[in-house]
RNA sequence: UUCUUAUCCAGAGUGGUAGAGGGACAGGCCCUAUGAAACCCGGCAACCAUCAAGUCAACAUACUUGAACGGUGCUAAAUCCUGCAAAGGUUGUAACCUUUGAAAGAUGAGAG
Numbered sequence: 001u002u003c004u005u006a007u008c009c010a011g012a013g014u015g016g017u018a019g020a021g022g023g024a025c026a027g028g029c030c031c032u033a034u035g036a037a038a039c040c041c042g043g044c045a046a047c048c049a050u051c052a053a054g055u056c057a058a059c060a061u062a063c064u065u066g067a068a069c070g071g072u073g074c075u076a077a078a079u080c081c082u083g084c085a086a087a088g089g090u091u092g093u094a095a096c097c098u099u100u101g102a103a104a105g106a107u108g109a110g111a112g
Base pairs, nucleotide, nucleotide: 001112002111003110004109005108006107007106008105013041015040016039017038021031022030023029025083026082027081028080042075043074044073047071048070050067051066052065053064054063055062079104084101085100086099087098088097089096090095
């Protein structure tokens, strides 16, 4: 970097260093010197691993529940909203609103 697959309306700081940007992209709309990014510490979660208990007549590398010492991840706003298509609704006929499904993106696990 490509492919497969699961998840994405929950959760998480009055901390330290630092000093101007940040929210993928585009359009919006936001956050930010009452301190952005980044790093450290803390925290959240439970994808993988591990451990414990349970389920089926029995076994397990299966399934369920729990734990949280390991590997990631996350820690403003639903993936902040929309982006393409379909259905429905409002209406000043040019827009707007709602729902569903895709696309794109993010993260985990596996494969090339």
SAM riboswitch aptamer (S box leader) from Halalkalibacter krulwichiae, 112 nucleotides, folded computationally. Its mean pLDDT, the model's own confidence on a scale to 100, is 85.